Record summary
The RNA shown here (small-subunit ribosomal RNA) has 1478 nucleotides and comes from an uncultured bacterium. The coordinates come from a structure-prediction model, not an experiment, and the mean pLDDT is 84. The RNAcentral record of the sequence draws on ENA and SILVA.
RNA sequence: AUUAGAGUUUGAUCCUGGCUCAGGAUGAACGCUAGCGGCAGGCCUAAUACAUGCAAGUCGAGGGGGCAGCAAUGUCACCGGCGCACGGGUGCGUAACACGUUUGGAAUCUGCCUUCAACAGGGGGAUAGCCCGCCGAAAGGCGGAUUAAUACCGCAUAUGCCAGUGGCCCGGCAUCGGGCAGUUGGGAAAGGCGCGAGCCGGUUGAAGAUGACCAUGCGUCUGAUUAGCUAGUUGGCGGGGUAGUGGCCCACCAAGGCGACGAUCAGUCGGGGACCUGAGAGGGCGAUCCCCCACACGGACACUGAGAGACGGGUCCGACUCCUACGGGAGGCAGCAGUAGGGAAUAUUGGGCAAUGGGCGCGAGCCUGACCCAGCCAUGCCGCGUGCCGGAAGAAGGCCCUCUGGGUUGUAAACGGCUUUUGACGGGGAAGAAACGACCUUUGCGAAGGGCAUUGACGGUACCCGCAGAAUAAGCACCGGCUAACUCCGUGCCAGCAGCCGCGGUAAUACGGAGGGUGCGAGCGUUGUCCGGAUUUAUUGGGUUUAAAGGGUGCGUAGGCGGUUUGGUAAGUCGGCGAUGAAAGCCCGGGGCUCAACCCCGGAACUGUCGUCGAUACUGUCGAACUUGAAUAAGGUGGAGGCUGGCGGAAUGGGCGGUGUAGCGGUGAAAUGCAUAGAUACCGUCCAGAACCCCGAUUGCGAGGCAGCUGGCUGUACCUUUAUUGACGCUGAGGCACGAAAGCGUGGGGAGCGAACAGGAUUAGAUACCCUGGUAGUCCACGCCGUAAACGAUGGAUACUCGUCGUGGGCGAUAGAUAGUCUGCGACUCAGCGAAAGCGGUAAGUAUCCCACCUGGGGAGUACGCCGGCAACGGUGAAACUCAAAGGAAUUGACGGGGGCCCGCACAAGUGGUGGAGCAUGUGGUUUAAUUCGAUGAUACGCGAGGAACCUUACCUGGGCUAGAAUGUGCGUGAAGAACUCAGAAAUGGGUUUGUCCUUCGGGACACAAAACAAGGUGCUGCAUGGCCGUCGUCAGCUCGUGCCGUGAGGUGUUGGGUUAAGUCCCGCAACGAGCGCAACCCCUAUGGUUAGUUGCCAGCACGUAAUGGUGGGGACUCUAGCCAGACUGCCUCCGCAAGGAGUGAGGAAGGCGGGGACGACGUCAGGUCAUCAUGGCCCUUACGCCCAGGGCUACACACGUGCUACAAUGGCCGGUACAGCGGGUUGCGACUGCGUGAGCAGAAGCCAAUCUCUCUAAAGCCGGUCUCAGUUCGGAUCGGAGUCUGCAACUCGACUCCGUGAAGCUGGAAUCACUAGUAAUCGCGUAUCAGCAAUGACGCGGUGAAUACGUUCCCGGGCCUUGUACACACCGCCCGUCAAGCCAUGGAAGCUGGGUGGACCUGAAGACGGUGCGCGUUACAGCAGCCGUUUAGGGUAAAACCGGUAACUGGGGCUAAGUCGUAACAAGGUAACCAAU
Repeated sequence: AUUAGAGUUUGAUCCUGGCUCAGGAUGAACGCUAGCGGCAGGCCUAAUACAUGCAAGUCGAGGGGGCAGCAAUGUCACCGGCGCACGGGUGCGUAACACGUUUGGAAUCUGCCUUCAACAGGGGGAUAGCCCGCCGAAAGGCGGAUUAAUACCGCAUAUGCCAGUGGCCCGGCAUCGGGCAGUUGGGAAAGGCGCGAGCCGGUUGAAGAUGACCAUGCGUCUGAUUAGCUAGUUGGCGGGGUAGUGGCCCACCAAGGCGACGAUCAGUCGGGGACCUGAGAGGGCGAUCCCCCACACGGACACUGAGAGACGGGUCCGACUCCUACGGGAGGCAGCAGUAGGGAAUAUUGGGCAAUGGGCGCGAGCCUGACCCAGCCAUGCCGCGUGCCGGAAGAAGGCCCUCUGGGUUGUAAACGGCUUUUGACGGGGAAGAAACGACCUUUGCGAAGGGCAUUGACGGUACCCGCAGAAUAAGCACCGGCUAACUCCGUGCCAGCAGCCGCGGUAAUACGGAGGGUGCGAGCGUUGUCCGGAUUUAUUGGGUUUAAAGGGUGCGUAGGCGGUUUGGUAAGUCGGCGAUGAAAGCCCGGGGCUCAACCCCGGAACUGUCGUCGAUACUGUCGAACUUGAAUAAGGUGGAGGCUGGCGGAAUGGGCGGUGUAGCGGUGAAAUGCAUAGAUACCGUCCAGAACCCCGAUUGCGAGGCAGCUGGCUGUACCUUUAUUGACGCUGAGGCACGAAAGCGUGGGGAGCGAACAGGAUUAGAUACCCUGGUAGUCCACGCCGUAAACGAUGGAUACUCGUCGUGGGCGAUAGAUAGUCUGCGACUCAGCGAAAGCGGUAAGUAUCCCACCUGGGGAGUACGCCGGCAACGGUGAAACUCAAAGGAAUUGACGGGGGCCCGCACAAGUGGUGGAGCAUGUGGUUUAAUUCGAUGAUACGCGAGGAACCUUACCUGGGCUAGAAUGUGCGUGAAGAACUCAGAAAUGGGUUUGUCCUUCGGGACACAAAACAAGGUGCUGCAUGGCCGUCGUCAGCUCGUGCCGUGAGGUGUUGGGUUAAGUCCCGCAACGAGCGCAACCCCUAUGGUUAGUUGCCAGCACGUAAUGGUGGGGACUCUAGCCAGACUGCCUCCGCAAGGAGUGAGGAAGGCGGGGACGACGUCAGGUCAUCAUGGCCCUUACGCCCAGGGCUACACACGUGCUACAAUGGCCGGUACAGCGGGUUGCGACUGCGUGAGCAGAAGCCAAUCUCUCUAAAGCCGGUCUCAGUUCGGAUCGGAGUCUGCAACUCGACUCCGUGAAGCUGGAAUCACUAGUAAUCGCGUAUCAGCAAUGACGCGGUGAAUACGUUCCCGGGCCUUGUACACACCGCCCGUCAAGCCAUGGAAGCUGGGUGGACCUGAAGACGGUGCGCGUUACAGCAGCCGUUUAGGGUAAAACCGGUAACUGGGGCUAAGUCGUAACAAGGUAACCAAU
C1' cells in the first nucleotide's frame, strides 16, 4: 500500500453464460460555450512533392598572393590545419545479437584532452593561387609560365615502437599472456607568435580517460490451414581481407548443420528507460524527455578521415522536378519556419546568441533555426475570478394545482451595507550576470584570491503601489431503471429516442418544447482507442454426468511425474557479502516559484543479472542397499472373451408324391396377391440357406461386441501359498493397432427378412405410416472404409474416508446353521460434494500425477487449404455477417389424440321439439335523405325495449333560437293566467280584452326581464373509471398465521386411506390452527298444534228467501296469518376402527341435504354497459346545443336465431256441463239493464276492495251430436268489403269485430335443443309496461299429468392425484423446411487485373579487387590512363509458386409486423424421439 458492483434469458427460481453500464487514461477529433494566469504539449494521415530564407564553419599566430590605405592595419579567394561522423530530424526498413540485461575480448581501434619518457639534424622536387591563352549558352573545363608553406618526398638519429629470431623468469582461461636482458632488420618530426621571459604547436612511445568495434548466456509479437529447411550450406586445413575474431571472402577436403523446447515460410513491428490501467499478477502502449538502432528522393558503391559505407560530401543506375543556345547541365526540408496535397486533425516564412552547450581560434571573437525566448491553439494539468453580508409584502412575471386560493422559482430579485481579486487606467520595477578581459596580490607550474569596468533577446515583462466601481466575466450535459434529478403541454408505432433493458399505436417522468430539478463548471458533452470491472484464458484464480467441454478402445515413443534406507555432490532451493541495475520518471523526506501544477536537493526503490562464500531439509545427480509398488514362477478356478474345424435338431421356404376342395391370405375395414392348370390345410420324402427355442437372470466375459453342441489353438482375470527379480512404476503429445451398423471392391452364396422400386389401400394430397410383392443388402472369403446417443453422455493411475442388503468367482473356520476374507456385479444410505436432479469405497467425496478437451447462440462441423480414401466420405477446421440471448436443473400453472379416481340431462335410455311451411319477432345483409345507437361463439340475435302512429327519438329533411329548453343566485317591474284574433305547417311572432293572492308590512308565491355567474351535448374513449351485470359455476374450491422442509421459486398444511352433494366428516400424517367458500341460520311449500275470527267459513240452533251464510248467532270445519312443534341416521338389524353406508325395517304428514327459492369464494374473460346513472380526459359552442313540422327507426332479392299456428280423428266443429290459483282496479275495475251477429255503445249499482269488480266465466276435462281421411267442416296466411275502439291524429304505421277470400303446409335433409317428477308434455288464467297496441314476448299462476336411466366405453364441461412438456398471450400454444419478395455479407468460377518474394537465363553502370599496362609519369621506383577478368545495383526474357482485387454465371447462409405449401418436432405431438449410415 491492499480486491465494491449493477442491468439483461423466466410466470417466478437457482445456476451456467454472453452482451451492456458505472471508473481511470488520451499527442486526440467533433458539437455547444468561453474571463484570466502559470506549466507543459501540438502532422498519429502522404518516409507525398516542395517555392523562398536560414540551419557549419573557423583559423592571417601555417603559406604565398589579390584589393583598400602613405603606413599601422583591415579584408578577400586559394593552398594548408581543425571541424563538418557532433548537434538537429524521422520510424521507412528490421523478428535481428537490432534492442534490454549479463559476461568476455589473452582477438581490437581510439583525433582533440590528461600524465609520463624521449626527440625535433639536414635536404629536395612540385602545386593551387596570380599571369597569359583556349573551349563552353551555362555548369564548368583545358593548356602554358611562375611561386610558398605546419602541403608533399628522400636522408640522418630512436634503448623505447614494429617484424624476425633464440634465452631466462613469472602468470593464466584452451588457443596463450606478461616481464627481463640479447640479436637481425625496419620506421619520426614543423614550425608559428612575441623585444624578451616565454607561449602555442610538431614527432615516437607508454599509461589513462572518452568514444567505438567484436563475441556471448538469457529475454524479446502472431500464424502448424507454414513441417521440414540448408550448397558457403556445417566443419576442417591453408590463404586473402580487416583495427580485429570469424565462411567475412577464396582454393581444397570432409558431410555435415538447423528443427515439434517450433527450424523454414508468411504476416505485423524500430527496441528500451518509461507511460496508462490494475489490489496485485497481469494487460495495453512505446507521443513529449533520456539511451541505443536504422534511415536521409529509390538503390548500389567506394573515397577522405582517428572515426562515415557520410541528411545540408562524392561516383553510378533509376524515378521525378527545374534550366538549356538541345550540345548539355542543376537538384534532394524525415534540419527551423513555410507551401501544396492528404486528412476528423496538429502552430510563426517571429526575436536573440543575454544564458546553457557545441565548432574554430593564443585570444579578442566569429558561427550555431542546438538552444533561450516570444507568437498561435481551452490540447492537457494546475490555480484564480465572475462577488460577500443583510433583505418576506415570501413582490411582479413564469410554471403547476384539488384554481375566492395554494405551491414553486425563492433570499432569488428589488432594496440597504461591504469588499476590489481579475480586468482598465496611473506610477514604480526586477532576478536571471557569473564572467571571459585588462589591473593588483599569491604561486615552481597548473592555478587561486581581490577590487574595477563591460554584457539582457525575453521586456518596461513578472512583481509592487495607487485609483474608481459590483463594476469587465457562465455555460454544458442530464432527469424511465442501471444513475443523482418531475411536472405540464404538444405529438399519436408518426415525428423521433436509444449504452443495455427498451420507449412512441390519445393522459409518454423515455420523443419535441416549457417550468422545475440534478451533476460538473471555463468548461461540458459526444465519438474513437486502451486497461479495469471480466475469476469472461483462471500462475495468483475456472471448468468438462445433464449448462460449452473426456479422445470409441488399447499398445506404446518423446515428455511429465515417481516407493523405503544410507553416503557423496551442491545443479535447483535458501542465506551473507560484492559488482551492476545511466539519468529522468514513480514513492518518501526536505526545499523554491504567494498555493498548486511545475522545478530543485537528498533518500528509497528499480522485485533483475553476474560473481563469491556458506547451508543441505526437500528435488535433481552419482554410488550402495531394501521390499511394501510392479513383474515373474508354482498350484488351482471362472466365463456367450477371440480364431478355426466338425456335428445337431426345431422352424421357414422350395421340389416331388399323396389325401382333399373352394377358397386362402391380409386388414381398422378392404384391396392388390395366391387358387379349379387344384391353392390354403394335412401326411411322407428330399433340398437350401440363415438363425440357434427352453436354460436365461436384476448373470458372465469384453473397447466395439459376444449365446446350439463339440474338438483344436489362443488372450485375460481372480484365488492360494511360498519363492524369484529388486522400483523394473504411472501417464502418455505424435505414432501404431483394434474398432457396431451401413457402405465400397473381387468372387461365392441367397431360405427368411428387406432400403430402392411396383401394386393395393388410407387421405384434401400420401412420393409415408398399413397390406401384397420385391432388388441391393443381410451370410461366407479376401481387401477397403474408420464413423455412432462408439453412453455410465462420467479419461487413466494411486492412496484415504460411516454403514446395511443382495449376487458371480475363489479361499477358508466350525459338526451344521452362520460368520470371515479377496476380487467382480448391483441396490440403499452417513459425512462430504453438487445449481439442482443427484453422486455417495464401482464418488460426481478428500488429495497427488499425467493426458484429452471447453470459453455466448447462429453462421458451421460449413468454406478454403492440407492429409487419408476406389468412391461414399473421414480427419484437421475458420471468417464475414447476425442475435441478447442460446442453455442446465428445479418450481407453479396450463395443456396432452398420457394414466388413475369421481361428478353433471354430458352420453346412454326415454318424451317433446328446432332444422321443412305460413306468420310473429330479433339479427346479418342490402337499400335509404335517414332506415339512430349499443349487444356478436358458448356468455349477441322475442337482448337494452316491462309497449317506436305524434311524443318517446338519440336518425333524416326543412323551418327557427343563441347566456340558450330546465334549476339556483340576482336589481327591477308586474303578476301569472285566461279569452278572442292575425300570419305561419308548427315552433314562433303581433294585436285586443280581462286579471291578483298571502303578509308578522321586512317581504313572499308566481311571471316577465337588464347585466352576470354557474349552460348544454344519447359527441369520443367500457382499452382511463365507479357502480351494476353476464360467464366459468352452486363448480368445491381459494387462501392465511405460526412452525417445519428447500440456496431459491416454492412446498407442507390442502397429499394419503375411507366417506360425502360438498376441502362433508373420520382415520393417518411436521404440522397445528384460522379465514373466504360448502352446509346451517332467512323465505315459500308439505303435517299438526295453538292464538285470533272480518270482509272469509256454516256443523248444530233460530229467522228469512223462488233460491243464495241473506240475517241472528257460532269458532266446530275450510280458510286467513302470527307463534310453536316436527326430521336428528334419533331407534332397530347388518357392514365398518371411525366417519359413514345398506335395509318392502319400525314410527311418521314428511327419511337420510323432503321439494323450491334467496344466497355466487379467490379469481378469469382489458367479457358487457360513457345510450340508465355517475365520472377523468378529449372534442363542439349562431352548433355535435335547443325548439318545431314532416319523415325514418315498420324499407326487402336474401341469410340466420327465437317463437306462434298448423299439417289433423288422442282431432275439428256444434250443444250441454264441472273444478283453480296468482294477481289488478278511482283520469280505474265496472255488476246489472237495453241495443248491436260482433268488436262495442248507451244508461248505471257497488267498490280505494278476503266486502264491489275484472271474474266466478277458467281451458283442457266430462256428456251428447256431427265430420270419415279429403289439402278436407284440417290449416288459417293473404286479399276485398263493412265496421268498433283508443287517440289532436290510425296514409306511411294500431288493435279488434263481422262478411267474403281461402295460400303454404300431409311430421320436415345434414344437423341440433330441452327435460329425471308434480318434472316433460299439454291446458287455460293473471300482471307489468300502457291512451291504444303490433304480446305469438317477458314475468307469474294454477289444471291435467307421463316415459326412461342397463350403465360411464364414447362426445361435451368440471374436480382431485399423478406423468410428459421445447407451452406461460399458457394447444385457438409452440414450431420446421421448401418456394416467393427485399436487403446484407460470403464460398465456387471461365476471364480480366494487381502485389510482394525466391530461383533460372541474358545483359550489366559506378566502384572495388585481380591481371595487364614503353600511352603518361619518375633520376629510378611508386603511381596513373587504357584494356581484360571477377563481383554487383539496375534492366530484360521465360516459366512456376504464393497473396489479393474484380467478374458473366452459380452455391448455400443471415436478417426482414401480418405472403404460399404442407405439419416434421415439443404431451404416447397423434408412426416414441434421437444418433450414424444408405